[in-house]
Predicted 3D model of a 73-nucleotide RNA (transfer RNA) from a Hyphomicrobiales bacterium. Its Rfam family is "tRNA". By type it is a transfer RNA.
RNA sequence: AGGGGUAUAGCUCAGUUGGUAGAGCGGCGGUCUCCAAAACCGCAGGUCGUCGGUUCAAGCCCGGCUGCCCCUG
Numbered sequence: 001a002g003g004g005g006u007a008u009a010g011c012u013c014a015g016u017u018g019g020u021a022g023a024g025c026g027g028c029g030g031u032c033u034c035c036a037a038a039a040c041c042g043c044a045g046g047u048c049g050u051c052g053g054u055u056c057a058a059g060c061c062c063g064g065c066u067g068c069c070c071c072u073g
Stems, first nucleotide, its partner, number of pairs: 001072007010025004019056001027043005049065005
């Protein structure tokens, strides 16, 4: 330099044919217990990397850029 993959909650990851963003773990509160752990119930937490485009509507489709990983030279 060229090609490919990937970016979603604090972490690991889902997200169907484009139609109101989710799970597990973690955090906080509660129930239980003499106390704690475990278990159970509840709550909070997101500019979906960034800038544009398409669309009535984009996490999803298209393009640029950036980070990380892989391949080729």
Its mean pLDDT, the model's own confidence on a scale to 100, is 82.